Model confidence (mean pLDDT): 80 of 100. Predicted 3D model of a 123-nucleotide RNA (SAM riboswitch aptamer (S box leader)) from an Actinomycetota bacterium. Its Rfam family is "SAM riboswitch aptamer (S box leader)". Gene Ontology term of the family: regulation of gene expression.
RNA sequence: ACCUCAUCCAGAGGAGCAGAGGGACCGGCCCGUUGAAGCUCCGGCAACCAUCGCGAAACCACUUAGGCCGCGCGAAUAGGUGCCAAUUCCGACUCGAAACGAAAGUUUCGGGGUAGAUGAUGA
Numbered sequence: 001a002c003c004u005c006a007u008c009c010a011g012a013g014g015a016g017c018a019g020a021g022g023g024a025c026c027g028g029c030c031c032g033u034u035g036a037a038g039c040u041c042c043g044g045c046a047a048c049c050a051u052c053g054c055g056a057a058a059c060c061a062c063u064u065a066g067g068c069c070g071c072g073c074g075a076a077u078a079g080g081u082g083c084c085a086a087u088u089c090c091g092a093c094u095c096g097a098a099a100c101g102a103a104a105g106u107u108u109c110g111g112g113g114u115a116g117a118u119g120a121u122g123a
Stems, first nucleotide, its partner, number of pairs: 002122001004120005013042005021031003026091003043084003048080002050077001051075005059067002088115001093112008
């Protein structure tokens, strides 16, 4: 780099170094010398994995009591990641609806998809 699955309209920033870019790509629109990327420190958010608590239809056990990989709900824990402008910033392909237009078409709204991001699993 890749396969599969889940999630993506919620949430959370200060300081130091640095010095012109950044928001993946393309278009738009934004952010940025009142300091971008990057690095460091501290802080925070969240609940994917782990952990902990509660539950039991099924399942297991059974004379009972009960147990539970997984599952449901919850906690936010000196663990592993991730994240902390704007919905993944919006669109990009397709379907539907509405408005405008003589038409081509344009705009708006909604559904799906593509792409991407993050996690878990696999290899």